[in-house]
RNA sequence: GCUGGGGUGUCGGAAUGGUAGACGAUCACGACUCAAAAUCGUGUGGCCGUAAGGCCGUGAGGGUUCAAGUCCCUCCCCCAGCA
Repeated sequence: GCUGGGGUGUCGGAAUGGUAGACGAUCACGACUCAAAAUCGUGUGGCCGUAAGGCCGUGAGGGUUCAAGUCCCUCCCCCAGCA
């Protein structure tokens, strides 16, 4: 230099152009227990707000579209192969 794959909450990891983050871990609270472990239930991206609620958020920037994590373009980073 060329080709292919990838970059998503705190972490792992899903998502056919149609509620972004399923599911798991972690953590918090609760149940159970004399107490704890295990187990079970609920919650668990960020910011603002007393709350109701609002805004933002898929590596960065732009484009297409009513609608983009997903399609297109440029760039950055990681992995593998080729030269």